[in-house]
Context: one part of a larger RNA
Molecule: large-subunit ribosomal RNA, domain I
Organism: Anaerolinea thermophila
RNA sequence: GGCAUAUGGGGGAUGCCUUGGCACGAGCGGGCGAGGAAGGACGCGGCAAGCUGCGAAAAGCUUCGGGUAGGUGCAGACGACCUGAGACCCGGAGGUAUCCGAAUGGGGCAACCCGGCGCCGGUAAUGCGGCGUCACCCGUGGACUGAGCAAAGUAGGUUUACGGGGGCUGACGCGGGGAACUGAAACAUCUCAGUACCCGCAGGAGGAGAAAUCAAUAGAGAUUCCCUGAGUAGCGGCGAGCGAAAGGGGAGGAGCCUAAACCGGGGCGGCGGAAGUCGUUUCGGGGUUGUGGGGCAUGUCCGUGAGGGGCGGAGGUCUGCAGCGGAAGGUGCAUGGAAAGGCGCCGCCGUAGAGGGUGAGAGUCCCGUACGCGAAGCGGAUUGAAGUUCCGGGCAUGUACCCGAGUAGCGCGGGGCACGAGGAAUCCUGCGUGAAUCUGGGUGGACCAUCAUCCAAGGCUAAAUACCGACUCGUGACCGAUAGUGGACUAGUACCGUGAGGGAAAGGUGAAAAGCACCCCGGGAGGGGAGUGAAAGAGGACCUGAAACCAUAUGCCU
Numbered sequence: 001g002g003c004a005u006a007u008g009g010g011g012g013a014u015g016c017c018u019u020g021g022c023a024c025g026a027g028c029g030g031g032c033g034a035g036g037a038a039g040g041a042c043g044c045g046g047c048a049a050g051c052u053g054c055g056a057a058a059a060g061c062u063u064c065g066g067g068u069a070g071g072u073g074c075a076g077a078c079g080a081c082c083u084g085a086g087a088c089c090c091g092g093a094g095g096u097a098u099c100c101g102a103a104u105g106g107g108g109c110a111a112c113c114c115g116g117c118g119c120c121g122g123u124a125a126u127g128c129g130g131c132g133u134c135a136c137c138c139g140u141g142g143a144c145u146g147a148g149c150a151a152a153g154u155a156g157g158u159u160u161a162c163g164g165g166g167g168c169u170g171a172c173g174c175g176g177g178g179a180a181c182u183g184a185a186a187c188a189u190c191u192c193a194g195u196a197c198c199c200g201c202a203g204g205a206g207g208a209g210a211a212a213u214c215a216a217u218a219g220a221g222a223u224u225c226c227c228u229g230a231g232u233a234g235c236g237g238c239g240a241g242c243g244a245a246a247g248g249g250g251a252g253g254a255g256c257c258u259a260a261a262c263c264g265g266g267g268c269g270g271c272g273g274a275a276g277u278c279g280u281u282u283c284g285g286g287g288u289u290g291u292g293g294g295g296c297a298u299g300u301c302c303g304u305g306a307g308g309g310g311c312g313g314a315g316g317u318c319u320g321c322a323g324c325g326g327a328a329g330g331u332g333c334a335u336g337g338a339a340a341g342g343c344g345c346c347g348c349c350g351u352a353g354a355g356g357g358u359g360a361g362a363g364u365c366c367c368g369u370a371c372g373c374g375a376a377g378c379g380g381a382u383u384g385a386a387g388u389u390c391c392g393g394g395c396a397u398g399u400a401c402c403c404g405a406g407u408a409g410c411g412c413g414g415g416g417c418a419c420g421a422g423g424a425a426u427c428c429u430g431c432g433u434g435a436a437u438c439u440g441g442g443u444g445g446a447c448c449a450u451c452a453u454c455c456a457a458g459g460c461u462a463a464a465u466a467c468c469g470a471c472u473c474g475u476g477a478c479c480g481a482u483a484g485u486g487g488a489c490u491a492g493u494a495c496c497g498u499g500a501g502g503g504a505a506a507g508g509u510g511a512a513a514a515g516c517a518c519c520c521c522g523g524g525a526g527g528g529g530a531g532u533g534a535a536a537g538a539g540g541a542c543c544u545g546a547a548a549c550c551a552u553a554u555g556c557c558u
Stems, first nucleotide, its partner, number of pairs: 001557009015543001016508002020479002022476006029468002031168002039100003042055003046078001050074002061094006070082003105114003115134007136165010172203001173201005183190001187237001213220002224251005234242002255460003258404001262285010290438001292403003295399008307391005315383007323373003329346005347364002349353001355367003409433007419445001440455005495502002515542001518529004
């Protein structure tokens, strides 16, 4: 030095466990913010570093309700206290809420600095302190002003009062912009893809939506979503690839308001002596359609509050936010530290034999479970009384007044439609051109005719649809501490980086601290006794305690 055996040390695998995760489902909610949010800084405790909670009224204040005998958070000690005059705890409503942050009096290197005005405190007075207020933009009203060629007190200006906006937020929505890698086995049209990303605007949903739609000789009857049609018809360096619609079946179901003609009122202007008339503008009535509708004129019929719509919200019902009731088992023996497991005896409940806990495996010990009940107050849903407000309709004849214009269409250039310019309709429009008003106009995939169908150039509109950060539940042939979230623990912490950003490790004594009084060795650490405990070879470096590695003892070999 090696090997073997034994005993230890070291180490933290494995087993068991779970407070934490993961996934799916259901419900609820779908917003918060100048009344100062989200997120922070700094503080607040008898002792107080961290977390949690809170805000100079600072682990908290008031009140209402629930609820009970204990309580002063995690946090186990001490001290001092609170509490049947109901504390602690839970829920509702309030109060307080420093400083920063949209941050908003001004500034600024966030949590700091410096002001104006009013009132108050203090001082002899100033300095000082407290409270309130002072950003910007938009809208509406008032006041004062006030143009352009005339007028209008118009546009504008100044000021004031009131209201709104601003910022945050996971996904979902619509709009404005908008890639490339990639694929095409290279690459340019094409694709990826109107994706990612940026910006704007929202809402609980959003968008769309009441036919200038489809269809095809028969008809349908707003929109949206799902299934199908269908990987069809098509598009396509006819490559890669892209990819409908009608129709059918379902979910859901709702329809409305204007512009114009015409009538009436007001303002302004022209003409006029005036009445008036013309032009223009504004308000009210009227009117809203495609078997065309409306207006106006005339005639005629029905009809007046039955009914319907809007606003309004008394009240009712259901529900959420604390909670409450809630059945039924004892005993003996043995084992054991401990019985809920075993054996014996006698039961019992069950609309409850889900689950968890209790010294081991409990329907009947505890919490619960089935079932039933519950709100002073604050929300949500639905229904909805009183009251209030609004509402005429039809037919016939005539008339030809109206029926959304720089629009439709067309030309050029683009974009969007599954459709890449194609025979390319339909939709949008940058430039140009430029109609018609029902004897009118659009569409039916160039275009024309016939036929059919529908009324553009104004607007609103629930539901069926999309999403899930937060909240409340439920369930796993999901994980079990190198797994499952990065994070079961003071975790987005420590630490790294100028920064954007990156980003850990770390769970387990015991049933109960009963956490080793006392003695001995030692400076201590540590150990030996004693004691606790079922166990201390469970002693806080604490369940189990593998291997590498180290040591000691013995044997063998060199």